[in-house]
C1' cells in the first nucleotide's frame, strides 16, 4: 500500500505487584489483585480442513470485560442515529 471484516463468540492456574482500556476527553475496569510473563483451557475473524451455504480446530495469524467501550470531523436532530468519513485493529495478497 491494495482488499475485506470489525453488534456474534470465548478464562482459569502460577508469578508478579499498581496500572490498564491506541488517543491530553467521558465513561469505566483494577488490592474480591492491573500491566507483564508463564502453564493449561477456550473461541472461530481470515487463511486452512472437510463428507462443503450450516461442520471442524490438526496447522499459520488472531482473539478470550464493555460496539473497535464512546467521542473528536461531518450529516441529520433536539428525551431523538448501532449514519458517513477519519483513525486504529485483525486477516489476506
Nucleotide at each position: 500500500c491494495u482488499u475485506a471484516u470489525c453488534a456474534a463468540g470465548a478464562a482459569a492456574g502460577g508469578u508478579g505487584g499498581a496500572g490498564g482500556g491506541a488517543a491530553a476527553g467521558g465513561c469505566c475496569c483494577u488490592a474480591u489483585g492491573a500491566a507483564a510473563c508463564c502453564u493449561u483451557g477456550g473461541c472461530a475473524a481470515c487463511c486452512c480442513c472437510g463428507u462443503a451455504u450450516u461442520g471442524g480446530a490438526a496447522g499459520g495469524u488472531g482473539c478470550c470485560a464493555a460496539a473497535u467501550c464512546c467521542a473528536u470531523c461531518u450529516c441529520a436532530g433536539a428525551u431523538a442515529g448501532a449514519g458517513g468519513a477519519g483513525a486504529g485493529a485483525u486477516a489476506a495478497g
Record summary: Model confidence (mean pLDDT): 85 of 100. Predicted 3D model of a 93-nucleotide RNA (SAM riboswitch aptamer (S box leader)) from a marine eukaryotic metagenome. Rfam family: SAM riboswitch aptamer (S box leader). Gene Ontology term of the family: regulation of gene expression.